[in-house]
RNA sequence: GAAGUUCGCCAGGCAGUCGCUGUCUGACCGGCAAUCGGUCGGGUAGAGGAAAGUCCGGGCCCCGCAGAGCAGGAUGCCGGCUAACGGCCGGGCGCUAUACGUCUUCGGACCAAGGCGACGGAAAGCGCAACAGAAAAUACACCGCCUAAGCACGGCGAACCCGUGCCGGCAAGGGUGAAAUGGCGAGGUAAGAGCUCACCGCGCCCAUGGCAACAUGGGCGGCACGGCAAACCCCAUCCGGGGCAAGGCCAAAUAGGGAAGCGAUAGUGCUGCUCGCACUGCUUCCGGGUAGGCUGCUUGAGCGGCGCGGUAACGCGCCGCCUAGAGGAAUGACUGCCCACGACAGAACCCGGCUUAUCGGCGGGCUUCCCAC
Numbered sequence: 001g002a003a004g005u006u007c008g009c010c011a012g013g014c015a016g017u018c019g020c021u022g023u024c025u026g027a028c029c030g031g032c033a034a035u036c037g038g039u040c041g042g043g044u045a046g047a048g049g050a051a052a053g054u055c056c057g058g059g060c061c062c063c064g065c066a067g068a069g070c071a072g073g074a075u076g077c078c079g080g081c082u083a084a085c086g087g088c089c090g091g092g093c094g095c096u097a098u099a100c101g102u103c104u105u106c107g108g109a110c111c112a113a114g115g116c117g118a119c120g121g122a123a124a125g126c127g128c129a130a131c132a133g134a135a136a137a138u139a140c141a142c143c144g145c146c147u148a149a150g151c152a153c154g155g156c157g158a159a160c161c162c163g164u165g166c167c168g169g170c171a172a173g174g175g176u177g178a179a180a181u182g183g184c185g186a187g188g189u190a191a192g193a194g195c196u197c198a199c200c201g202c203g204c205c206c207a208u209g210g211c212a213a214c215a216u217g218g219g220c221g222g223c224a225c226g227g228c229a230a231a232c233c234c235c236a237u238c239c240g241g242g243g244c245a246a247g248g249c250c251a252a253a254u255a256g257g258g259a260a261g262c263g264a265u266a267g268u269g270c271u272g273c274u275c276g277c278a279c280u281g282c283u284u285c286c287g288g289g290u291a292g293g294c295u296g297c298u299u300g301a302g303c304g305g306c307g308c309g310g311u312a313a314c315g316c317g318c319c320g321c322c323u324a325g326a327g328g329a330a331u332g333a334c335u336g337c338c339c340a341c342g343a344c345a346g347a348a349c350c351c352g353g354c355u356u357a358u359c360g361g362c363g364g365g366c367u368u369c370c371c372a373c
Stems, first nucleotide, its partner, number of pairs: 001369010012338007020046011048344001052355002055353005060243004072239005077091005092119001093117004101110003120234002125232001127228002142174002144170003150166006182200002185197003201223001202221008247295004257286006266280005302321008339342001
């Protein structure tokens, strides 16, 4: 320098005019007064990286709850981070991708940074495997291979030997399938076969390295224990419910409730009468709820800079900063100039993630190749 790949950052800029929402403030008016209200001014702040989907996790609030268990749900290699997580960081294992390059029997093979993985358990149980195929899980024999042993017949046939058939043997090759009971080479055999052996794979044991997942090496085993758990299930860990229209405070009018007092000692009912009890009136006070108002509301697991610890996620310390807070809901319109001509889209209690949408621009890391010193 080129190509590939990955991570992070920005999200048209400047100036002017008129508006909108919050907040601070000056004058005047209202009001007993207020941190109250109104009018006219001035200053200042005013969407996002996803504000989105509402898919996870938490804060906050109300309700519930002795403790334990069952049911149900979620998560699932190992270690770390965190308030927490299904998130993030680092590592392990498996799968995968080509560029350049190398090799080549010219078909291809090998190979980077990267990309992907619900990646616990299949010798606890219970199940599933369509179609095809002989056979789909305690195997099986369609084509095929074999005729050593046994029997029968034939070959002059008693024997050897040969041929044919029966009884059988085999699982190497073909074929089916997503998957066929280790792979490959040699020995061996009638033909074959872990039947035997080397290497690879697999299982168990030991040693070494590592916190661990796991890796490497050695020994033993002739291969038993195929696949599927985003099927049931088993194991381990975690999980109470509802959400700011949560919740808290102030509080009319009207109706109803409670208490005290007043009054005719009236009416109605129990009852024909007396007593008693209940209901019906007025005034004052109390309490709950509604309309309405205030609050919750933005100072927070906050942001920026520097230093330190850590591979990193992240943590700690110091300094600095305040950056929307509405409640029919503001953040807009116009003008001028410039450029690379401007995408997806807009808060509604807050925060950490994930996912999805997105015109373009900038920067860093890693890998391979080329050039120069």